[in-house]
Context: one part of a larger RNA
RNA sequence: GCCGACGAGUUAUCGUUCACGGCAAGCCUAAGGUCCUACGGACUGCAGGCGAAGGGAAACCGAGGCUGAACAGGCCGCUUAAGUCGUGGGCGAUAGACCCGAAACCACGUGAUCUACCCAUGGGCAGGUUGAAUGAAGCCUAACCGCUUCAGGAGGACCGCUAGACGUGACCGUUGAAAAGGUCUGUCGUGACCUGUGGGGAGGAGUAAAAGUCUAAUCAAACGUGGAGAUAUCUGGUACUCCUCGAAAUACCUUUUGGGGUAGCCUCGUGCUAUAUCAAACCGGGGGUAGAGCUACUGAAUGAAGUCAGGGGCCCGCAAGGCUGCCUGCUUCAAUCAAACUCCGAAUACCGGUGUGAGUUCCACGGGAGUAAGACCUGGGGGGAUAACCUCCUAGGUCAAAAGGGAAACAACCCUGAUCGCCGGCUAAGGUCCCAAAGAGUGUCUUAGUUAUAGAGGAAGUUUUAUUUCUGUGACAGCCAGGAUGUUGGCUUAGAAGCAGCCACCAUUUAAAAAGUGCGUAAUAGCUUACUGGCCGAGAAGUAAAGCGCCGUAAAUGAACGGGAAUAAGACAUUCACCGAAGCCGCGGGUUCUUAAUUGAACGGUAGAGGAGCGUUGCUGUCAGCAUUGAAGGUUGAUCGAAAGAACAGCUGGAGCGUCAGCAAGUGCGUAUGUCGGC
Numbered sequence: 001g002c003c004g005a006c007g008a009g010u011u012a013u014c015g016u017u018c019a020c021g022g023c024a025a026g027c028c029u030a031a032g033g034u035c036c037u038a039c040g041g042a043c044u045g046c047a048g049g050c051g052a053a054g055g056g057a058a059a060c061c062g063a064g065g066c067u068g069a070a071c072a073g074g075c076c077g078c079u080u081a082a083g084u085c086g087u088g089g090g091c092g093a094u095a096g097a098c099c100c101g102a103a104a105c106c107a108c109g110u111g112a113u114c115u116a117c118c119c120a121u122g123g124g125c126a127g128g129u130u131g132a133a134u135g136a137a138g139c140c141u142a143a144c145c146g147c148u149u150c151a152g153g154a155g156g157a158c159c160g161c162u163a164g165a166c167g168u169g170a171c172c173g174u175u176g177a178a179a180a181g182g183u184c185u186g187u188c189g190u191g192a193c194c195u196g197u198g199g200g201g202a203g204g205a206g207u208a209a210a211a212g213u214c215u216a217a218u219c220a221a222a223c224g225u226g227g228a229g230a231u232a233u234c235u236g237g238u239a240c241u242c243c244u245c246g247a248a249a250u251a252c253c254u255u256u257u258g259g260g261g262u263a264g265c266c267u268c269g270u271g272c273u274a275u276a277u278c279a280a281a282c283c284g285g286g287g288g289u290a291g292a293g294c295u296a297c298u299g300a301a302u303g304a305a306g307u308c309a310g311g312g313g314c315c316c317g318c319a320a321g322g323c324u325g326c327c328u329g330c331u332u333c334a335a336u337c338a339a340a341c342u343c344c345g346a347a348u349a350c351c352g353g354u355g356u357g358a359g360u361u362c363c364a365c366g367g368g369a370g371u372a373a374g375a376c377c378u379g380g381g382g383g384g385a386u387a388a389c390c391u392c393c394u395a396g397g398u399c400a401a402a403a404g405g406g407a408a409a410c411a412a413c414c415c416u417g418a419u420c421g422c423c424g425g426c427u428a429a430g431g432u433c434c435c436a437a438a439g440a441g442u443g444u445c446u447u448a449g450u451u452a453u454a455g456a457g458g459a460a461g462u463u464u465u466a467u468u469u470c471u472g473u474g475a476c477a478g479c480c481a482g483g484a485u486g487u488u489g490g491c492u493u494a495g496a497a498g499c500a501g502c503c504a505c506c507a508u509u510u511a512a513a514a515a516g517u518g519c520g521u522a523a524u525a526g527c528u529u530a531c532u533g534g535c536c537g538a539g540a541a542g543u544a545a546a547g548c549g550c551c552g553u554a555a556a557u558g559a560a561c562g563g564g565a566a567u568a569a570g571a572c573a574u575u576c577a578c579c580g581a582a583g584c585c586g587c588g589g590g591u592u593c594u595u596a597a598u599u600g601a602a603c604g605g606u607a608g609a610g611g612a613g614c615g616u617u618g619c620u621g622u623c624a625g626c627a628u629u630g631a632a633g634g635u636u637g638a639u640c641g642a643a644a645g646a647a648c649a650g651c652u653g654g655a656g657c658g659u660c661a662g663c664a665a666g667u668g669c670g671u672a673u674g675u676c677g678g679c
Base pairs, nucleotide, nucleotide: 001679002678003677004676005675006674011095012094013093014092015091016090017089018088019087020086021085022084023083026050027049028048032044033043034042035041036040054061055060064076065075066074067073098237099236101234105227106226107225108224109223110222117200118199119198120197121196122195123194124193125191127159128158129157130155134151135150136149137148138147139146164188165187166186169184170183171182172181203219205215206214240613241612242611243610244609245608250263251262252261253260254259264371265370266368267367268366269365270364271363274360276361277358278357279356281354282353283352284351285350291344292342293341298338299337300336302334303333304332305331306330308329309328310327311326312324313323314322315321374399375398376397377396378395379394380393381392382391383390404415405414406413419589420588421587422586424585425584426583430579431578432577433564434563435562439576440575441574442573443572444571445570451566457551458550461548462547463546464545465544466543467542468541469540470539478535479534480533481532482531484508485507486506489503490502491501514529518527519526590603591602592601593600614668616665617664618663619662620661621660623658625657626656633652634651635650636649637648639646640645
């Protein structure tokens, strides 16, 4: 893991509500007793309980009472319409109270055969090395001291796989050979050493050269049994079927935030029937949002002007005056801004009214809930960085609890809400070259495979539109020719001759030609341009806007991915077709509500509420039920029913079992790291 069996809302009492039943202004008996066909039943039992009256703390009064001085007011009642007992269902309370699950707490016991420490009594330590104290002798000294040699044999001394103890590093092992080991390598090895045997003290206690170590593979409080089904606002699990409706993830409070209480939203029952409720239309309202505006306030804020005002600075012997690029204010002009500005001011929304449509949906009372972690998308906002699959509000949608079609795939996007069946039809979004159902026509555009990601910005891409200037008195481009003279203008300068720089920029001849556009020279020279003529012969040059393209575009798996491919099978516009869903229609069936009527309507669904059933075990009755001429169980089969399920037949099996009507439950398993067994 699979299969089988077992495995979780029970029981008692009290309360509340609903259904059914008995009796009813009453209803019921309890203990006990009597009788009987005796695990039970019938009768009795008027003690007691609930109800028929309330108010008050009470005395007490009473359809009233209390408070009060009150004949006031207020508060609770009456006027108001039935209870009670039984059975069953829902829910609550108290009990373990749906089941399993702690870590813990307490009591009483059992443990020191493991291990830590202590006590008593025994045992053990190859071999080798070093050579303390001390002693002796000799030398030395006045004597000590000292020196040398020999003897000696100390030490938590040294080496050491002696034995024994320990466990450093590496590797192996890791469902091991082993719930701590193996191999190699290490440390101690006469000591605070190692070890045998016996003994001691224990659970908030022992023991501890101290690590929270150890106290029997268990230790920041052992183990066993009991209190005990501790408690668990937590996690997991909670078992047959069908039908109807169908949420919430919000508000307030909370030692409250993953829990509760009340309300909201769901469901079931009963009642209410009107100016209730809902819908769109029209009519009537209040508003201060969007927008807008500000010389209409409060504030913010840019530039200019003023023979303006005040202050500062400078000039000024005083006075007067002048200047000012500084500060503040004012006036004028131009251009602005505001959630906490408003002279203004919508659309919506909200409130009311009118007629119309729907038809109890509203509302009230009562029973039962669940929810109170929401998510994304669109619009309006706050926070953040006009970040976040971010966060917090607000209005709506979808998912949640919604399947189907589209978006390649893709809860929350687009289309559309699945009662069941059909090898029928029409459509939505989206599509119609192939994968893959379905397409053609017309007119433009695009050359980038753009299509099939992107910005500021960039560019004689290309198409279209508008506009300006020039142009048969010949434009534009090209080619041919001219492009001169005073003069090398003056100055400057070594030089400055159109062309380093400064000043000026005249005049002449002309068809035209600069006191010179660029290149060039040391300076000249040279080339060229402006300007003019000729050749040629029809448009040329610019500006602005729009369409589709281009660049900008370098990164981290294919993959900024449907594939193939396509010059349309791309883009824009337009026309007519078609495909396309569980949508709509058609035909047939089911259920619920409705209707005179097979008339009409409805039937997605999590939490959850309500309804109707199937099956299991036992009991009572029933079928003068079935059964060795073969029960239950097993197994096979193409039968029946909307489902849970139910028949029938064959084989197996070998002794019990069913129908119908009721009753009562140890009544239905796939999940609980469920329990036990098998594999």
Background:
The part of an RNA shown here (large-subunit ribosomal RNA, domain II) has 679 nucleotides and comes from a Phycisphaerae bacterium. The prediction has a mean pLDDT of 83.